SAM riboswitch aptamer (S box leader) from a Flavobacteriaceae bacterium, 114 nucleotides, folded computationally. Taxonomically the source falls in Flavobacteriaceae (Bacteria, Bacteroidota, Flavobacteriia, Flavobacteriales). Its mean pLDDT, the model's own confidence on a scale to 100, is 79.

[in-house]
RNA sequence: AUGUUAUCAAGAAAGGCAGAGGGAUUAGACCCGGUGAAGCCUUAGCAACCCUUUAAUUUUUUAAAGAAGGUGCUAAAUUCUACCAAUGUAUUUUUACAAAAGGAUAGAUAACCC
Numbered sequence: 001a002u003g004u005u006a007u008c009a010a011g012a013a014a015g016g017c018a019g020a021g022g023g024a025u026u027a028g029a030c031c032c033g034g035u036g037a038a039g040c041c042u043u044a045g046c047a048a049c050c051c052u053u054u055a056a057u058u059u060u061u062u063a064a065a066g067a068a069g070g071u072g073c074u075a076a077a078u079u080c081u082a083c084c085a086a087u088g089u090a091u092u093u094u095u096a097c098a099a100a101a102g103g104a105u106a107g108a109u110a111a112c113c114c
């Protein structure tokens, strides 16, 4: 890299080095950034996927508690939109516009697989 499953409205930042970009990709929008972006390092924190303990259940599932270890994460919903469906408004009736809780695709993370 491939595939499977689960999750993605919550939560949690300071310091040092560095020096102009960044928010995955394409397009549009909207944001963050010399009051210091990316990246690297240190420390701290969040969460509870793996994990630990207990109870129930009875064969691997549920619930509660925990945080030593392996990952992950610490602006904004995965920042929003794009495809399908539905809703509302306008209209020449098939187009335009609007709107954060639908679905798909894509992506991210974990565990497993190879």
Base pairs, nucleotide, nucleotide: 003112004111005110006109007108008107013043014042015041016040017039021032022031023030026082027081028080029079044074045073046072049070050069051066052065053064054063055062056061078106083103084102087098088097089096090095